[in-house]
RNA sequence: UCCUGUUCAAGGCUACUCGGCUCGAAAGAGCGGAGGCGCAAAGUUCCGGUCUAAUGGCUCCUGCCUAAGGCUGAGGAAUUGCCGGG
Numbered sequence: 001u002c003c004u005g006u007u008c009a010a011g012g013c014u015a016c017u018c019g020g021c022u023c024g025a026a027a028g029a030g031c032g033g034a035g036g037c038g039c040a041a042a043g044u045u046c047c048g049g050u051c052u053a054a055u056g057g058c059u060c061c062u063g064c065c066u067a068a069g070g071c072u073g074a075g076g077a078a079u080u081g082c083c084g085g086g
Base pairs, nucleotide, nucleotide: 002086003085004084005083012039013038016035017034018033020031021030022029023028037073043079044078045077046076047075048072049071050070051069056065057064058063
């Protein structure tokens, strides 16, 4: 450096449930606790998809559209990375 894997070791993330506090217009998010599915990138970025609609616009007056706000662990690509083996 390339390929490959998670068995050994060290770690990491955290689906979902319950409950508490906080932020947010909402979608959702953060922190702590208890239980706990799983993941070798379940790290990051971009794209796609998707949710919400504050704001703005339209309107048959009650609806529609709208992301710069979110989510993406059984979407894709790029990029970075621990350990083991070759």